The RNA shown here (Guanidine-I riboswitch aptamer) has 100 nucleotides and comes from a Bacillota bacterium. NCBI's taxonomy places the organism under Bacteria, Bacillati, Bacillota. Rfam family: Guanidine-I riboswitch aptamer. Rfam links the family to the GO term regulation of gene expression. About the family: This family represents a conserved RNA structure found upstream of the ykkC and yxkD genes in Bacillus subtilis and related genes in other bacteria. Its mean pLDDT, the model's own confidence on a scale to 100, is 85.
[in-house]
């Protein structure tokens, strides 16, 4: 001076909003309110865990293999803007981008 190939999934948390259900309220065929504690619902690259997949090592195993461990680092600080839903957000764009 450059250079992400820094894994996929389920759960679940900080967070987030208001379709649905509740709550609350009103001038009550309905309308308001998330500046309603919630059910439900979104949900982290830099949060947990679990699992799956490389990789290593060991035992076992006629062979294919199968089991057991271990490993899969690191990530500081600040906006804009833009996308999805009902809508928002630590969601996606993004480990972008600008600083250190």
């Nucleotide at each position: 001076a450059g250079a992400a190939a820094g894994u996929g999934c389920g759960u679940c948390u900080a967070g987030g909003g208001u379709u649905c259900c509740g709550u609350g309220g009103a001038u009550u065929u309905u309308c308001c309110a998330g500046u309603c504690u919630g059910g439900a619902c979104c949900g982290a690259g830099c949060g947990a865990c679990g699992u799956a997949a490389g990789c290593c090592a060991c035992a076992c195993u006629a062979g294919g293999g199968u089991g057991u461990g271990g490993c899969u680092a690191c990530a500081c600080c600040g906006g804009u803007g833009g996308g999805a839903u009902a809508a928002a957000a630590g969601c996606c764009c993004g480990g972008g981008c600008g600083g250190g």